The part of an RNA shown here (small-subunit ribosomal RNA, central domain) has 346 nucleotides and comes from an uncultured bacterium. The full RNA is in RNAcentral, with records from Greengenes.
[in-house]
Context: one part of a larger RNA
RNA sequence: UUGGGUUUAAAGGGAGCGCAGGCCGCCGAUUAAGCGUGACGUGAAAUGUCCCGGCUCAACCGGGGAGUUGCGUCGCGAACUGGUUGGCUUGAGUGCGGACGAGGUAUGCGGAAUUCGUGGUGUAGCGGUGAAAUGCUUAGAUAUCACGAAGAACCCCGAUUGCGAAGGCAGCGUACCAGGCCGUAACUGACGCUAAUGCUCGAAGGUGCGGGUAUCGAACAGGAUUAGAUACCCUGGUAGUCCGCACGGUAAACGAUGGAUGCCCGCUGUUUGCGAUAUAGUGUAAGCGGCCAAGCGAAAGCGUUAAGCAUCCCACCUGGGGAGUACGCCGGCAACGGUGAAACUC
Numbered sequence: 001u002u003g004g005g006u007u008u009a010a011a012g013g014g015a016g017c018g019c020a021g022g023c024c025g026c027c028g029a030u031u032a033a034g035c036g037u038g039a040c041g042u043g044a045a046a047u048g049u050c051c052c053g054g055c056u057c058a059a060c061c062g063g064g065g066a067g068u069u070g071c072g073u074c075g076c077g078a079a080c081u082g083g084u085u086g087g088c089u090u091g092a093g094u095g096c097g098g099a100c101g102a103g104g105u106a107u108g109c110g111g112a113a114u115u116c117g118u119g120g121u122g123u124a125g126c127g128g129u130g131a132a133a134u135g136c137u138u139a140g141a142u143a144u145c146a147c148g149a150a151g152a153a154c155c156c157c158g159a160u161u162g163c164g165a166a167g168g169c170a171g172c173g174u175a176c177c178a179g180g181c182c183g184u185a186a187c188u189g190a191c192g193c194u195a196a197u198g199c200u201c202g203a204a205g206g207u208g209c210g211g212g213u214a215u216c217g218a219a220c221a222g223g224a225u226u227a228g229a230u231a232c233c234c235u236g237g238u239a240g241u242c243c244g245c246a247c248g249g250u251a252a253a254c255g256a257u258g259g260a261u262g263c264c265c266g267c268u269g270u271u272u273g274c275g276a277u278a279u280a281g282u283g284u285a286a287g288c289g290g291c292c293a294a295g296c297g298a299a300a301g302c303g304u305u306a307a308g309c310a311u312c313c314c315a316c317c318u319g320g321g322g323a324g325u326a327c328g329c330c331g332g333c334a335a336c337g338g339u340g341a342a343a344c345u346c
Base pairs, nucleotide, nucleotide: 004317005316006315007300008299012314014201015200016199017198021194022193023192025088026087027086028085029084030083031082033081034080035077036076037075038074039073040072041071042070049065050064051063052062053061054060091191092188093187094186095184096183097182098181100179103177104176105175106174107173108172109171110154114150115149116148117147118146119145120144121143125136126135162169163168206247207246208245209244210243211242216240220236221235222234223233258313259312260311261310262309263308266291267290268289269288270287271286272285273284274283275282295302296301319346320345321344328339329338330337331336
C1' cells in the first nucleotide's frame, strides 16, 4: 500500500461547541468541469510483441505491422457527481398551546445529629478492643436536663425513578437562566450531518491567595498486634474535607460500546405528555428497564436504547517487555500534564 479491525483479545478521543475539510432531501431548467464517445495532432529510436527475411540452425541481425493504456485540440452525449437558476416540504429550525424534571446560578430559611461552652441533677468510673493499653475522669468525667455557639451534611419520601453533553445533580422557599418532550401545523424553505486544528466545560486529589474549621482525617505522635509491623485494630491529630477568586486537566472520566440518519418479529414493567373509551382494560409519542424471533458474535452475550442490515464523518489499533519511560517541543507557580521513540530482550 491492498486490506482487516476497535464491549471483554491491541484499539472510541472524558464531554460539548464549532472554522476549514469530507458528505448531503424531492421536482424542473440550464451548463458541460468530472464522466462517456469520435476525429485529428503528438506519444523519437533502440527494447518487448506479431509477421516476413539474412547468417547451414540458434543466439544475433534486417524489414514491416500492431501496440505505446498518456497528453493536447475540436466535435457529440447528458443518466450520475459538480456549477448556475426556479420551485417544493418530508430533513432542520421558528411560532402558538401544554405539562415535566435531584438541570444550572444566586439568595433566604428549617429541623435532626455531632462537637464545644455555661448552668442544674448525679457519682466513680468512662471510652475502646479479639483481648487490652495509650486517652478522658474526684480541678467531678461518662450519663441526663436546660440554654447557647459553630460548621458541615440533608433521615423518611427514594424507586432497574427523574434531569443533564459529559463530569455530575437530592431538606424547603424565592428570583433569574437553560433544556428536552407532547400537541398544533401558522411561518422559514435544505438553513443539514460530521468535525482535524481551535475554543469551552470537566469527579476526587493537588496548587496559589483570602476566609472558615463542627465532623472525618493523609502526614505525624502514642497504645496494641507481631519474629519484625515504617501496616491492618485503638487513642489523638496537621494539611485537607467547607466558602470565594485563580490555576491545574487527570480517573475502571465505564455502557470498558464515538456521533448522525434510515430500515428490521414480539412479550412485559415503568416515567411524562396527548387521544378514544368508561369496570378492570386500550392507542400513540418521547424516555428508563427486563426477556426474546431473525440476524450477528470466538464465545460470554447483543438483540428497535444493536454488538442486526446499510450510508456519511471523526478518533484510534497492528506481538509481550523495555514504556506511557528517555530525548526534544508545548503547557503549568509547582506537582505534573500533552505529544512520544529506540537500543536491547522473549